[in-house]
RNA sequence: AAGCAUUCUCAGGGCGGGGUGGAAGUCCCCACCGGCGGUGAAAGCCCGCGAGCGCCACCUCCACCAGGUGGGUCCAGCAGAUCCGGUGUGAUUCCGGAGCCGACGGUCACAGUCCGGACGGGAGAGAAAGGCU
Numbered sequence: 001a002a003g004c005a006u007u008c009u010c011a012g013g014g015c016g017g018g019g020u021g022g023a024a025g026u027c028c029c030c031a032c033c034g035g036c037g038g039u040g041a042a043a044g045c046c047c048g049c050g051a052g053c054g055c056c057a058c059c060u061c062c063a064c065c066a067g068g069u070g071g072g073u074c075c076a077g078c079a080g081a082u083c084c085g086g087u088g089u090g091a092u093u094c095c096g097g098a099g100c101c102g103a104c105g106g107u108c109a110c111a112g113u114c115c116g117g118a119c120g121g122g123a124g125a126g127a128a129a130g131g132c133u
Base pairs, nucleotide, nucleotide: 002133003132004131006128007127008126009125010124016030017029018028019027031113032112033102034101035049036048037047038046044100045099052078053077054075055071056070057069058068059067060066082098083097084096085095086094104116105115106114
């Protein structure tokens, strides 16, 4: 100095105005938001990762439903979305323009923005200590 292990800390933003209606932060018009690592240069939409749902295994149950625990090498199924011009050695990342996308459950009415699981989990970031190689 590097790697591994240990402990601790941190680790997601956003509905404001108008319309319709009995009722909408859910519909319509305008608005607003963008986790983490990588990438010749800064990325929601290039590559990958994460949470959620599904799926699989086990438990409760005669069984179903439902709930709980566990799994991510073995499924990546839902899993989404970008182009044009400019600068440049280099940019789907910068600048200009025009677009597009957004889990599950709930709701007097369909939700990226409200409520809930969640005082949860977590990609990962930093620190401590100085154990192992």
Description: FMN riboswitch aptamer (RFN element) from Corynebacterium provencense, 133 nucleotides, folded computationally.